This is a predicted structure of a 352-nucleotide part of an RNA (small-subunit ribosomal RNA, central domain) from Chondrilla caribensis. NCBI's taxonomy places the organism under Eukaryota, Metazoa, Porifera, Verongimorpha, Chondrilla. Its Rfam family is "Bacterial small subunit ribosomal RNA". The full RNA is in RNAcentral, with records from SILVA.
[in-house]
Context: one part of a larger RNA
Order: sequence, then C1' cells, then structure tokens
RNA sequence: CUGGGCGUAAAGGGCGUGCAGGUGGCGGGCUCAGUCGGUCGUGAAAGCUCCUGGCUAAACUGGGAGAGGUCGGACGAUACUGGCUCGCUCGAGGGCGACAGAGGAGCGUAGAAUUCAGCGUGUAGUGGUGAAAUGCGUAGAGAUGCUGAGGAAUACCAGAGGCGAAGGCGGCGCUCUGGGUCGCACCUGACACUGAGGCGCGAAAGCACGGGGAGCGAACGGGAUUAGACACCCCGGUAGUCCGUGCCGUAAACGAUGCCUACUGGAUGUUCGACCCCCUGCGGGGGGUUGGGUAUCGAAGCUAACGCGUUAAGUAGGCCGCCUGGGGACUACGGCCGCAAGGCUAAAACUC
Repeated sequence: CUGGGCGUAAAGGGCGUGCAGGUGGCGGGCUCAGUCGGUCGUGAAAGCUCCUGGCUAAACUGGGAGAGGUCGGACGAUACUGGCUCGCUCGAGGGCGACAGAGGAGCGUAGAAUUCAGCGUGUAGUGGUGAAAUGCGUAGAGAUGCUGAGGAAUACCAGAGGCGAAGGCGGCGCUCUGGGUCGCACCUGACACUGAGGCGCGAAAGCACGGGGAGCGAACGGGAUUAGACACCCCGGUAGUCCGUGCCGUAAACGAUGCCUACUGGAUGUUCGACCCCCUGCGGGGGGUUGGGUAUCGAAGCUAACGCGUUAAGUAGGCCGCCUGGGGACUACGGCCGCAAGGCUAAAACUC
C1' cells in the first nucleotide's frame, strides 16, 4: 500500500463532548479547479513487447516500430464533484403547549430493624452447627418491657417496569438543574453526520488528609472439619464499607454487537404520549389509528453453526476505532501520567 474481517473463532475504543480532517438535502445562475475529449510538446540510451538482420542456433547483438506518465501547453465539453452566488424546506435547530421518569446536585425529614447503654421483670442457660466447640452467661446472660444513643440502608409499592451517554440511579419533602417524548407547523434556512488528537465523565478496590463507625467484614486470632486444611462451616475482628476534599482511571466497563441515515412481511406483551369510537357507578374500563421506548416469537435475507431478524448480525451509504497464528507478553526497554499501588503506549530473542 492492498485484501479480508471484528456477537461467540484474533478484532468495537468504558462513555460522552468536540478542534482539525473526511463526508454532505432540493432548485437556479456563474466559474471550469477536479473530471472527460481530441491535439501539440516531452517521456535520452539501455531495458520491455512486436517486426527484421548478423554470428550453423540460442544466449549475445545491429536496425525499425510500439508500449510506458497523478507530466507540461493551448483548445474544447459541462453531466457529476468542488468554488462563488441566489433561493427552498423534507435534514437539523428554535418557539408554543402538554406528559412520564430510582436522571444529577444540595438541604431537610420519617418509620422498621440491627447494635450498644441505662432502668425494670425474671432465672439457667444462651448461641452456633451436619454434629460440635471456641464465644457469651449467677459480677445475672438469653428472653421480655420502658427510655436513650448512634450509624448505615430504605421492606411492601416493585414490574422481562422506568430514567441516564456510559459508569450507574430506589423511603418522603423542598430548592437548584440536565436530558427525553408527544402535539401544533409559528420562526431560522443545510446551520448536518462522524470525529485522529484534546477535554470531561467514569463501578468496585486502592491512595492522601480530616471526620465517622451500627451492621457487615479482607488481614489477623480462636473453634471445628480433614491424612493435611494456608479453605469451605462456626465465634471474634482491624483496614475498609459511610461523609468531606483531592488522587487513581481500571473491569466479563457485556448486548462480549461503535455512531449516524435510508430501505426491507408480520404476531404478541409492556411502558409513555396524541387523536377517534364505545361503555361508565364519572374513579375509570374496552377497542381502533398514530408516534417514542422496552421485550418475546418469527417472512425474506444473513450466519461456520449457534443464532440475528424494522431495537438486524438483513440491504446500502458516511465517518471513527480495532484485528492479522499460539506462547514469550495485558511483558521488557523507552516515553507520558501517578503520592504510591500502578496505568497508557508497546517490542525482540527464543519456541511450537
């Protein structure tokens, strides 16, 4: 450089935002850069292809013709692409109206439960397991009643339900705030798609400083089990789990499926709108059409198969990322980042 690929065989970046770049809707005009046409010039020799000659032939070699280019000049064509310009509304955005939601941040607040503390009742056990023991308990436990403290999480509602770009989000109220959907068709007039770098976000664990600490619980101690038991089970239990601020930047960060657009039979459920019809005990219920999400089954088609199938892995287009036999190696070295742990980028020898 090129080919073929990326759900499970190697391969979709964890997610977004977005500069450059690539790509770009409908109609008119101008231009003629790309593009196309013939023409002129040039493209040394050798080499290559064809014709022909010379050594007996070939190799070799003489002669002739041709091919060979993101090449240059002038001329011409104007569909397509580009540039400039005028316009359009279906892409995109805005406006107005309505709707659903664990979307985010802050503040507050509620009840249940666990634990602990105080007091009362009460007495011999309790706890735990496959069975036990360690543990707790006559200095009165466990059980039970009242009171108090504190931390964390919010049963039922709850759904294959909803929201979010992903990570993720669940009691209730208030404040601030992001996004989405539907309806109207009022405004702008291609303002768009993608996106190397960059920037931001990013579960858990971990790190720094300060706080907090009920339950749980790496490490650790003990009891069991066992041939042993560095485990699984049991009794304890520190970090941590929680909060504030700052780092870390990873994951089976998964739909193992990048984003956007268009097109291509259906069926069933569910969720959120809009419109129409029917019933109503006026709370609502049922049916149809239409739009957004989510889920199952499946025509065609695709697939190595499994399976996918209008939420495509079908049919196409645009842009990005990535793969190129296994091990060595999510490694070494170097660079960048980090307080550290380590992260990102990423080989080779050797070997099968």